[in-house]
RNA sequence: CGAGUGGACCGGGCGGUCGCGGCUCGGGCGCCAGCUCGGGUCGAGGAAAGUCCGGACUCCAUAGGGCAGGACGCUGGGGAAAGUCCCAGGCGGGGCGACCCGUGGAAAGUGCAGCAGAGAGCAGACCGCCUCGGGAGACCGAGGUAAGGGUGAAAGGGUGAGGUAAGAGCUCACCAGCGCAGCGGGCGACCGGUGCGGCUAGGCAAACCCCGUCCGGAGCAAGACCAAGCAGGAGGCAUGGGCGGCCCGUCCGGCGCCUCCGGGUAGGUCGCACGAGGCGAGCGGUAACGCUCGUCCCAGAUGGAUGGCCACCCCCGCGGCCGUGAGGCCGCGGGACAGGAUCCGGCUUACAGGCCGACUCGAGAU
Numbered sequence: 001c002g003a004g005u006g007g008a009c010c011g012g013g014c015g016g017u018c019g020c021g022g023c024u025c026g027g028g029c030g031c032c033a034g035c036u037c038g039g040g041u042c043g044a045g046g047a048a049a050g051u052c053c054g055g056a057c058u059c060c061a062u063a064g065g066g067c068a069g070g071a072c073g074c075u076g077g078g079g080a081a082a083g084u085c086c087c088a089g090g091c092g093g094g095g096c097g098a099c100c101c102g103u104g105g106a107a108a109g110u111g112c113a114g115c116a117g118a119g120a121g122c123a124g125a126c127c128g129c130c131u132c133g134g135g136a137g138a139c140c141g142a143g144g145u146a147a148g149g150g151u152g153a154a155a156g157g158g159u160g161a162g163g164u165a166a167g168a169g170c171u172c173a174c175c176a177g178c179g180c181a182g183c184g185g186g187c188g189a190c191c192g193g194u195g196c197g198g199c200u201a202g203g204c205a206a207a208c209c210c211c212g213u214c215c216g217g218a219g220c221a222a223g224a225c226c227a228a229g230c231a232g233g234a235g236g237c238a239u240g241g242g243c244g245g246c247c248c249g250u251c252c253g254g255c256g257c258c259u260c261c262g263g264g265u266a267g268g269u270c271g272c273a274c275g276a277g278g279c280g281a282g283c284g285g286u287a288a289c290g291c292u293c294g295u296c297c298c299a300g301a302u303g304g305a306u307g308g309c310c311a312c313c314c315c316c317g318c319g320g321c322c323g324u325g326a327g328g329c330c331g332c333g334g335g336a337c338a339g340g341a342u343c344c345g346g347c348u349u350a351c352a353g354g355c356c357g358a359c360u361c362g363a364g365a366u
Stems, first nucleotide, its partner, number of pairs: 001362005007356001009354002012313002015310004020043010045337001049348002052346005057219004064248004069215005074089005090103005104210002109208002111204002126149002128145007157175006176200001178197004183192003223270004232261006240252004277296008314335009
């Protein structure tokens, strides 16, 4: 310098002016509630988004057992928790590499598989090879054979020797793989030797299934209080109803309960902003993260505030001029994705442009 891999971060700045919401101070008005003016202070994001996971919190008459159903799945650690989290590792696959992708069980059982091909799951004879029979011959018939050809993503270990009519784990040696026993290493997933065995066992579990673990429901329109307003009617059961489906069990009611139709309200307060909180330092840990200390207070709207305009700077594109050139000046245009609504932790998706450090491969110079 070129090509790449994987991370961290920012995501316009400053000024003027006109405005908006919360809190607070002061003035004015008002009997109060409050209204209004001025000052101070605070006022969206890295994703506030999708609502895909997990919680906090609240309510359901307490939510217990079994069955059914659902979710998840290598190991160890982290975290309040998590099946879609994070870190470190194991194994398998891909890449020259940095690195990326995947993750229980397919020798418990059932099942499924397009095209091509003779044959695709207790394998298989299309060509070829071999033996026998027939035929003058080309060739035909019967049988054997998985070494060779052909098809395919895949044809049921590989190489060599023996063996045979030809062949074949048929036998043997070595190698790969599997199972069992035992040894060593590792917390573990697992790894490396040794011995024995039969020779070989394909894929799909996001097919059923098996094993293991876990699982009440609804959600801030939860829920509580205040104020205002209204009209009841019909049906069902009363051995009724609730506890996600069923059973057990249990709880509530005992003259109520359930369903449907109709009527009223559409206001206010709380929940609701100090929290698994932000920032900085030190220590422990490979890391995720944890502990200690210091420091800070940081949106709470309810038709829903955080914006508009101007000027300068910054970045990008186009055009013109100047300059041998790197580049400079001027003009015009553009600067993303997107915005709280109970809160928090993740994941995923969207995003103009900028910036930082690490690593890999290749080339060149010293």
Molecule: Bacterial RNase P class A
Organism: Actinomycetota bacterium